Record summary:
This is a predicted structure of a 158-nucleotide RNA (FMN riboswitch aptamer (RFN element)). Rfam family: FMN riboswitch aptamer (RFN element). Rfam describes the family as follows. The RFN element is a highly conserved domain that is found frequently in the 5'-untranslated regions of prokaryotic mRNAs that encode for flavin mononucleotide (FMN) biosynthesis and transport proteins. It was read from a public genome assembly, where an Rfam model found it. Model confidence (mean pLDDT): 78 of 100.
RNA sequence: UAUCUGUUUCAGGGCGAGGUGGAAUUCCUCACUGGCGGUGAGCGGCGGAUGCGCCGCGAGCCCGCGACCCCGGGUAUGCCGACGCUCUCGGCGCAUCCGGGCUGACAUCGGUGCGAAUCCGAGGCCAACGGUCACAGUCCGGAUGGAAGAAAUGGAAA
Numbered sequence: 001u002a003u004c005u006g007u008u009u010c011a012g013g014g015c016g017a018g019g020u021g022g023a024a025u026u027c028c029u030c031a032c033u034g035g036c037g038g039u040g041a042g043c044g045g046c047g048g049a050u051g052c053g054c055c056g057c058g059a060g061c062c063c064g065c066g067a068c069c070c071c072g073g074g075u076a077u078g079c080c081g082a083c084g085c086u087c088u089c090g091g092c093g094c095a096u097c098c099g100g101g102c103u104g105a106c107a108u109c110g111g112u113g114c115g116a117a118u119c120c121g122a123g124g125c126c127a128a129c130g131g132u133c134a135c136a137g138u139c140c141g142g143a144u145g146g147a148a149g150a151a152a153u154g155g156a157a158a
Stems, first nucleotide, its partner, number of pairs: 001158001003156008016030004031138002033127002035065004042057006060125002069101006078092005106123001108122004129141003
């Protein structure tokens, strides 16, 4: 240094103002928010003999992933039944494991440039499910959950 693996910790933001109404943080106008990995002619910092090296930042709508939901398979504990007597068999089956499905939105316009779907400017668009006196990206709930993954630390073999 790359590979496999154990443990621990961490891992999502946002309704402010006005209008209508009996009632709306749900509608209308303005406003506000943007998970994780990748890509990324860029920006900044540090070191150095300016060949360079290291660190940080850099896409909601480009690629991939996650949460929710659905399907199939396995299954400890468990539950049901049988025989039986502490063992066996059959069935069911989760908060667990594996696999699959589903999963939003600009190759917009202009600028710079050899080169930009990422930079700069402008405009547009998107945001699970259930709930609600009235339709929710922003409120409440499942969720003191789960998780893409990140960090720290230990182990294995090369």